A computed fold for a 683-nucleotide part of an RNA from a Chitinophagales bacterium, annotated as large-subunit ribosomal RNA, domain II. The RNAcentral record of the full RNA draws on ENA. NCBI's taxonomy places the organism under Bacteria, Pseudomonadati, Bacteroidota, Chitinophagia, Chitinophagales. It matches the Rfam family "Bacterial large subunit ribosomal RNA". The prediction has a mean pLDDT of 84.

[in-house]
Context: one part of a larger RNA
RNA sequence: GCCUACGAGUUACUCUUCACCGGCAAGGUUAAUCCCGUUAACGGGAAGAGCCGCAGCGAAAGCGAGUCUGAAUAGGGCGACAGUCGGUGGAGGUAGACGCGAAACCUAGUGAUCUACCCAUGGGCAGGUUGAAGUUCUGGUAACACAGAAUGGAGGACCGAACUGGUGAACGUUGAAAAGUUCUCGGAUGACCUGUGGGUAGGGGUGAAAGGCUAAUCAAACUGGGAGAUAGCUCGUACUCCCCGAAAUGUUUUUAGGAACAGCCUCGGACCUAUAGUUAUAGAGGUAGAGCUACCGAUUGGACUAGGGGGCUUCACCGCCUACCAAAUCCUGACGAACUCCGAAUGCUAUAACUUUUAUCCGGGAGUGAGGCGUGGGGUGCUAAGGUCACACGCCGAGAGGGAAACAACCCAGACCAUCAGCUAAGGUCCCUAAAUGUAUGUUAAGUUGAUCAAACGUUGUCAGAUUGCUAUAACAGCUAGGAUGUUUGCUUGGAAGCAGCAAUUCAUUUAAAGAGUGCGUAACAGCUCACUAGUCGAGUGAUCCGGCGCGGAAAAUAAACGGGCAUCAAACAUACUACCGAAGCUAUGGACUCAGUUUUACUGAGUGGUAGGGGAGCAUUCCAGUUGCACUGAAGGUGUGUCGUGAGGCAUGCUGGAGCGGCUGGAAAAGCAAAUGUAGGC
Numbered sequence: 001g002c003c004u005a006c007g008a009g010u011u012a013c014u015c016u017u018c019a020c021c022g023g024c025a026a027g028g029u030u031a032a033u034c035c036c037g038u039u040a041a042c043g044g045g046a047a048g049a050g051c052c053g054c055a056g057c058g059a060a061a062g063c064g065a066g067u068c069u070g071a072a073u074a075g076g077g078c079g080a081c082a083g084u085c086g087g088u089g090g091a092g093g094u095a096g097a098c099g100c101g102a103a104a105c106c107u108a109g110u111g112a113u114c115u116a117c118c119c120a121u122g123g124g125c126a127g128g129u130u131g132a133a134g135u136u137c138u139g140g141u142a143a144c145a146c147a148g149a150a151u152g153g154a155g156g157a158c159c160g161a162a163c164u165g166g167u168g169a170a171c172g173u174u175g176a177a178a179a180g181u182u183c184u185c186g187g188a189u190g191a192c193c194u195g196u197g198g199g200u201a202g203g204g205g206u207g208a209a210a211g212g213c214u215a216a217u218c219a220a221a222c223u224g225g226g227a228g229a230u231a232g233c234u235c236g237u238a239c240u241c242c243c244c245g246a247a248a249u250g251u252u253u254u255u256a257g258g259a260a261c262a263g264c265c266u267c268g269g270a271c272c273u274a275u276a277g278u279u280a281u282a283g284a285g286g287u288a289g290a291g292c293u294a295c296c297g298a299u300u301g302g303a304c305u306a307g308g309g310g311g312c313u314u315c316a317c318c319g320c321c322u323a324c325c326a327a328a329u330c331c332u333g334a335c336g337a338a339c340u341c342c343g344a345a346u347g348c349u350a351u352a353a354c355u356u357u358u359a360u361c362c363g364g365g366a367g368u369g370a371g372g373c374g375u376g377g378g379g380u381g382c383u384a385a386g387g388u389c390a391c392a393c394g395c396c397g398a399g400a401g402g403g404a405a406a407c408a409a410c411c412c413a414g415a416c417c418a419u420c421a422g423c424u425a426a427g428g429u430c431c432c433u434a435a436a437u438g439u440a441u442g443u444u445a446a447g448u449u450g451a452u453c454a455a456a457c458g459u460u461g462u463c464a465g466a467u468u469g470c471u472a473u474a475a476c477a478g479c480u481a482g483g484a485u486g487u488u489u490g491c492u493u494g495g496a497a498g499c500a501g502c503a504a505u506u507c508a509u510u511u512a513a514a515g516a517g518u519g520c521g522u523a524a525c526a527g528c529u530c531a532c533u534a535g536u537c538g539a540g541u542g543a544u545c546c547g548g549c550g551c552g553g554a555a556a557a558u559a560a561a562c563g564g565g566c567a568u569c570a571a572a573c574a575u576a577c578u579a580c581c582g583a584a585g586c587u588a589u590g591g592a593c594u595c596a597g598u599u600u601u602a603c604u605g606a607g608u609g610g611u612a613g614g615g616g617a618g619c620a621u622u623c624c625a626g627u628u629g630c631a632c633u634g635a636a637g638g639u640g641u642g643u644c645g646u647g648a649g650g651c652a653u654g655c656u657g658g659a660g661c662g663g664c665u666g667g668a669a670a671a672g673c674a675a676a677u678g679u680a681g682g683c
Stems, first nucleotide, its partner, number of pairs: 001683006011095003015092010027052003033046005056063002066078004098236002101233001105226006116200009125190001127159003130155001134151006163187003168183004202218001204214003239618006249262005263368002265365006274358001276355008289342001290340002296336002301331003305326001307325002309322004371396006378389003401412003416591004421587003427581003430565003436578001438577006449567002457552003461549003465545006478536005484509003489503003515530001519528002592608007619672001621669010637656008
């Protein structure tokens, strides 16, 4: 992992409530117990104790279809409308209460054969080294002291086996081993190692102390019991078909992943259009927008002018000036969620008409109370977020199908079933790949583009449009030639000569034309060049504005952002048109079911996606009662085939098997498995 078997809403209650069925009814009903009968967990009878109901209201006195409050004959609160017994079912309560699952707590015991420490009694430590005290001898001293040489054999001394430990590394890691092996390493006469016997016990022991150890278990051992502890948590929860179908919100919560009430769903009843949509009419309102000499606040420039600053004057007062600041006022420009002289569209309210429709109330049962994305107008944030908050709508959630390569939410479209029929939507029509290598006119040369997006800025890429200058009296571009003189204008300056800078009636002369000079250049000159002119040539050539498509701007980690092939008068882009393809949409044909209606029993109309969840109808299994059958001429079971049913499933039959088993009507459940890291067995 698979297969087989087992495996989860049960049962009890003189509890509560609701629905349905039945009995009786202003009443309903018996309990214990007793009697009778029988095929004996039963049936019949007695028993009226008791319970519920028939009257409520008030704290009570009390009053009473009323009563309480109150001054009240007001208003308001609670009442005045049949129950009860039994059965079945839905739900709740109390019980383990759908099943499995803690970590823990308490109680009574069992453990020191592992290990920690202690007690008693035993055992063990090859070999080598060092050489303390003391002693002896000699020297030495007044005597000591002291020195030397021997002797001696101390030590938590040294090296190193046994023994004991476990430093580093490798291996091992479903191991040879639930802690080892190999090499290496520490201690090795000591606070040493070790045998045997004994002691200390669970909030206790023991601990040279690591929360260590206390039998492979330790921040409180193990075993039995309380015990099915509790689990607002996780997981699981078993056959079929039909009808409807949510929520992820509000308030409160030691509350936030739980709950209560409300909202939304369903079923039954009541009510009988009270609901919804569209149109019309009538309203309330202060949003979008707009406006502000209409207020409040903020505000551009100017005018005018208080006040202030600065300057002048003055001993002081007065006074004057001001390209300074600036209130009020005027002109002008313009802003505001918490401004408004104004002011929509939607939405909201009311009435009426029409339409294929619900709404509300009472009662039973829920689930939900983590929501998400898109679009619109907003708050918050950075006009950040697949961010966050609220509103409106849509979708996903709970929605399959087609398109978007793939892709909950985007676009199209809401799947009852069948069909080798048709038409379309979005989107497509060269090939992969169903359908146009379609028609017409342009654009693009960048593979731009062809299904992610890209800016400011730059562009003599190219296309189209508009305005305008020059041009056969010859333009534009090129080439040839000239481009001079007063003068080195004046000033400035070390210098300034067209060309650092300043000034100027930037003037005048010769000219076809030539600036007191367009740029380069020099220290300053020089030099090159331009404007301007002539010649040559012979047809268009400049400027500005606007638009289309392009180009640059353009950097990310394996080679990769048309889905690929590949495509250039397109298979790209733009505009217009025609045809076709394309879905579970629509249509066609047949069938099933639900609801409603009716000309009433077979037609018509509407409908049949669905999670949580509510409601309805069934299938199968085991057993029981009644009834009725089958079976050795072959039951159950196994394994094939055929057939019927929307389905759960049923029936027939071949082979196998070898002794029991069905149908119908009811009843009762240990009543259906794919999941629970489910349990057991097998493979």